[in-house]
c-di-GMP-I riboswitch aptamer from a soil metagenome, 83 nucleotides, folded computationally.

RNA sequence: GAUAAAGGCAAACCUGUUGUGAGGCAGGGACGCAAAGCCGUGAUUCUUGAGCCGAAGUAAUCCAAGAAAGUCAGGCUGCCGAA
Numbered sequence: 001g002a003u004a005a006a007g008g009c010a011a012a013c014c015u016g017u018u019g020u021g022a023g024g025c026a027g028g029g030a031c032g033c034a035a036a037g038c039c040g041u042g043a044u045u046c047u048u049g050a051g052c053c054g055a056a057g058u059a060a061u062c063c064a065a066g067a068a069a070g071u072c073a074g075g076c077u078g079c080c081g082a083a
Base pairs, nucleotide, nucleotide: 001080008033009032013028014027015026016025017024018023031070037076038075039074041073042072043071044068045067046066047065048064049063051062
């Protein structure tokens, strides 16, 4: 990428399970997706903390440890396919 064909993924929600939590996994389910395949590298958002700061308290910032690839960049790879 064509009003083509084949094949694919699966949001919310529900059930089970797991984690302090954000979330993860499995089954059901389809809102959507041409990289909604893979990688937490940068940003961002979220969670936890008995850390840091402060005269003190809560929150934020910072820090530490995590989560999100269906938030945006970046990197790597890839199915089908006419004109």